Predicted 3D model of a 73-nucleotide RNA (transfer RNA) from Candidatus Magnetocorallium paracelense. It matches the Rfam family "tRNA". By type it is a transfer RNA. The coordinates come from a structure-prediction model, not an experiment, and the mean pLDDT is 81.
[in-house]
RNA sequence: GGGCAGUUAGCUCAGUCGGUAGAGCAGAGGACUGAAAAUCCUCGUGUCCGCAGUUCAAUUCUGCGACUGCCCA
Numbered sequence: 001g002g003g004c005a006g007u008u009a010g011c012u013c014a015g016u017c018g019g020u021a022g023a024g025c026a027g028a029g030g031a032c033u034g035a036a037a038a039u040c041c042u043c044g045u046g047u048c049c050g051c052a053g054u055u056c057a058a059u060u061c062u063g064c065g066a067c068u069g070c071c072c073a
Stems, first nucleotide, its partner, number of pairs: 001072007010025004019056001027043005049065005
């Protein structure tokens, strides 16, 4: 320098033939207990990496850029 993949909640990750976002873990509150652990109940307004374009509408499509990983040179 070229190619491919990824970037979504504190962490690990889903998701969407374009209609405005979820799970597990962690965390907080409560129940239970003499007190804990375990168990059960409740709780998420997250610039969906950034900017622009298309569209009535973009996390989802397109372009450019940033970062991470892999491959080639």